[in-house]
RNA sequence: UGUAGUUCAGUGGUAGAACGCAUGCUUAGCAUGUGUGGGGCCCUGGGUUCAAUCCCCAGCA
Repeated sequence: UGUAGUUCAGUGGUAGAACGCAUGCUUAGCAUGUGUGGGGCCCUGGGUUCAAUCCCCAGCA
């Protein structure tokens, strides 16, 4: 340090961006541009709390 396929945000109230992916428009076609959509039981198990991605402990990598 561990959160979407990848890179990363998210300082207690049921999680977002960029890129990538699928798709509509555009093109003779591709690329570019633009719109839409899918995708996450937040490393595992406990504890605290009305409530944990967030705080504490242990473990794994």